The part of an RNA shown here (small-subunit ribosomal RNA, central domain) has 348 nucleotides and comes from an uncultured prokaryote.
[in-house]
Context: one part of a larger RNA
RNA sequence: CUGGGCGUAAAGGGCGCGUAGGCGGAUGGCUAAGUUAUAUGUGAAACCCCUGGGCUUAACCUGGGACUGGCAUAUAAAACUGGGCAUCUAGAGUAGAGUAGAGGGAAGCGGAAUUUCCGGUGUAGCGGUGAAAUGCGUAGAUAUCGGAAGGAACACCAGUGGCGAAGGCGGCUUUCUGGACUCAUACUGACGCUGAGGCGCGAAAGCGUGGGGAGCGAACAGGAUUAGAUACCCUGGUAGUCCACGCUGUAAACGAUGAGAACUAGAUGUUGGGAGGGUUACCUCUUAGUGUCGGAGCUAACGCAUUAAGUUCUCCGCCUGGGGAGUACGACCGCAAGGUUAAAACUC
Numbered sequence: 001c002u003g004g005g006c007g008u009a010a011a012g013g014g015c016g017c018g019u020a021g022g023c024g025g026a027u028g029g030c031u032a033a034g035u036u037a038u039a040u041g042u043g044a045a046a047c048c049c050c051u052g053g054g055c056u057u058a059a060c061c062u063g064g065g066a067c068u069g070g071c072a073u074a075u076a077a078a079a080c081u082g083g084g085c086a087u088c089u090a091g092a093g094u095a096g097a098g099u100a101g102a103g104g105g106a107a108g109c110g111g112a113a114u115u116u117c118c119g120g121u122g123u124a125g126c127g128g129u130g131a132a133a134u135g136c137g138u139a140g141a142u143a144u145c146g147g148a149a150g151g152a153a154c155a156c157c158a159g160u161g162g163c164g165a166a167g168g169c170g171g172c173u174u175u176c177u178g179g180a181c182u183c184a185u186a187c188u189g190a191c192g193c194u195g196a197g198g199c200g201c202g203a204a205a206g207c208g209u210g211g212g213g214a215g216c217g218a219a220c221a222g223g224a225u226u227a228g229a230u231a232c233c234c235u236g237g238u239a240g241u242c243c244a245c246g247c248u249g250u251a252a253a254c255g256a257u258g259a260g261a262a263c264u265a266g267a268u269g270u271u272g273g274g275a276g277g278g279u280u281a282c283c284u285c286u287u288a289g290u291g292u293c294g295g296a297g298c299u300a301a302c303g304c305a306u307u308a309a310g311u312u313c314u315c316c317g318c319c320u321g322g323g324g325a326g327u328a329c330g331a332c333c334g335c336a337a338g339g340u341u342a343a344a345a346c347u348c
Stems, first nucleotide, its partner, number of pairs: 004319003007302002012316001014201004021194003025088004030083002033081002035077008049065006091191001092188004096183004103177007110154001115149007125136002162169002206247006215241002220236004258315006266293012297304002321348003330341004
């Protein structure tokens, strides 16, 4: 190289945009680079293989053939691939009218609750647990009423509901803005798919600078538990959690299932559109999602099953026994923490 794989056995890149590259719709001419056929030349000899001959045989020697998967030239073919030309509309896109949505950015606003503070009422407990204690409270707590401040999060609605490429997104209003879906017509005319590098986005934690700090709460302190208890439980509590700007670039970043396209029984729920019917309960059809069940088929089994793990095609990523090890070294990135790339000895 051929070959086998990647839901759970090793293996899908966290996600997108996109460069090179790879692959690419229909029709008709042209071409002849790939392709195919024929011819010619060449592909040294020896060796190897086949088949004859010579040494009494064999090794050995020797004749002929084959082989030398190739290359070059010429001629021919034109289905397929490529190239060039013309045309097309089924892929892709644009224009129009609508629809749904926690999609994103910014600003403003709202109520409930927790906490703290101020004032009133009021008196001996409160709190906490398996039980307690630490803790708070006669300097008046807890409870309750009124007021104020401040931060964070948005009950119900709420739904295998919706939106987003993924991470993710949930009070209300305004504003800026991305995408999707539906319908009917017109237009462009293959403009497409994938995507090594590259660029961007990327939960939480963490880092830098400056703010903020109600609740929660690593670390830490105390009380319990216990043989011990550097824990689980309790009382406190700093960083952090929040905001702005910058960095980090990782997750069980999961559907543990890459993207795109086509084809292949059904049943049932639900979300957003459209069409038709209707007794205004609803029914039928269609389309884009999102679930459940299930057939063929697939699978080691579990299970998957038009949202495939079925049947095929294109492109990318990745795997090759366990440990050593996602480590060392080197390189690149980072303020650091560390990240990315990534072995070997040895051992079973």
Record summary:
Its mean pLDDT, the model's own confidence on a scale to 100, is 88. The RNAcentral record of the full RNA draws on ENA. It matches the Rfam family "Bacterial small subunit ribosomal RNA".